[in-house]
Molecule: c-di-GMP-I riboswitch aptamer
Organism: Candidatus Latescibacterota bacterium
RNA sequence: GCUUGAUAAGGGCAAACCAUUUGAAAGAAUGGGACGCAAAGCUUCUGGUCUAAGUCCGAAACAUCAGGAUAUGAUAGCAGAGUUGCCGGG
Numbered sequence: 001g002c003u004u005g006a007u008a009a010g011g012g013c014a015a016a017c018c019a020u021u022u023g024a025a026a027g028a029a030u031g032g033g034a035c036g037c038a039a040a041g042c043u044u045c046u047g048g049u050c051u052a053a054g055u056c057c058g059a060a061a062c063a064u065c066a067g068g069a070u071a072u073g074a075u076a077g078c079a080g081a082g083u084u085g086c087c088g089g090g
Base pairs, nucleotide, nucleotide: 002090003089004088005087012037013036017032018031019030020029021028022027035077041083042082043081045080046079047078048075049074050073054070055069056068057067058065059064
C1' cells in the first nucleotide's frame, strides 16, 4: 500500500420504548434504556422513503376549507457515492 472482519484486547455508538424540551408535521435535542452496528464517524452529491407549514391547483366567494400537487423540511440506523479513521487477520 492492497485486501479482509473468523478470533482477541482496549474501547466506541445506541433501535424500540419511557420522560422532558422542541417542531405545522415528519422528525430532532437531552436523560434513561439496549435491538443492533467495523465506519451505526462525517457530507444530502444521486436514487429511495417520510412529512406538507408555506406555495400552487381545486372548492368556495372575499370568511374560510374537503381534496390534489409540491421540499425549501427530515432520514447518513434505506441504499449508492465522496471523505476521514481504531484494532486484528491475510